The RNA shown here (SAM riboswitch aptamer (S box leader)) has 128 nucleotides and comes from a Bacteroidota bacterium. It matches the Rfam family "SAM riboswitch aptamer (S box leader)". About the family: The SAM riboswitch is found upstream of a number of genes which code for proteins involved in methionine or cysteine biosynthesis in Gram-positive bacteria. The source organism's lineage runs through Bacteria, Pseudomonadati and Bacteroidota.
RNA sequence: AAUUUAUUAAGAAGUGGCGAGAGAAUAGGCUCUAUGACCCACUGGCAACCAACUAAAAGUCGAGGUAAAAUGCGAUUGGAAAACCGGUGCCAACUCCUACUCUGAUGAAAAACAGGGGCAGAUAAAUU
Numbered sequence: 001a002a003u004u005u006a007u008u009a010a011g012a013a014g015u016g017g018c019g020a021g022a023g024a025a026u027a028g029g030c031u032c033u034a035u036g037a038c039c040c041a042c043u044g045g046c047a048a049c050c051a052a053c054u055a056a057a058a059g060u061c062g063a064g065g066u067a068a069a070a071u072g073c074g075a076u077u078g079g080a081a082a083a084c085c086g087g088u089g090c091c092a093a094c095u096c097c098u099a100c101u102c103u104g105a106u107g108a109a110a111a112a113c114a115g116g117g118g119c120a121g122a123u124a125a126a127u128u
Stems, first nucleotide, its partner, number of pairs: 001128008013043005021032003026099004044091003048088003058077005095120001100117005
């Protein structure tokens, strides 16, 4: 870098620095921002994924036991919206909203609104 899978309406601060734009790309909106945004550093926090630990249910095996079994015992698999810790990530607004498409909707068409599905983006894991 590419591919695949999953998630994407929740959650989460302060201080210092910089100095003008920022909110992925293009466009239209709408918000934030000299009461210093965005970005950077430190501290703090949130909890989506992965990793780790593990309770119960449940499965398998073994010993024992019995007429045959079962309960119970041991091992192993399994396993959480749990606690702690680790690897990333994240800490304005639904991924801020829309663009493509479907439905509401029979309509001449357009516009607007509402509800879905896609495209794209972001994050994590695996593979190449």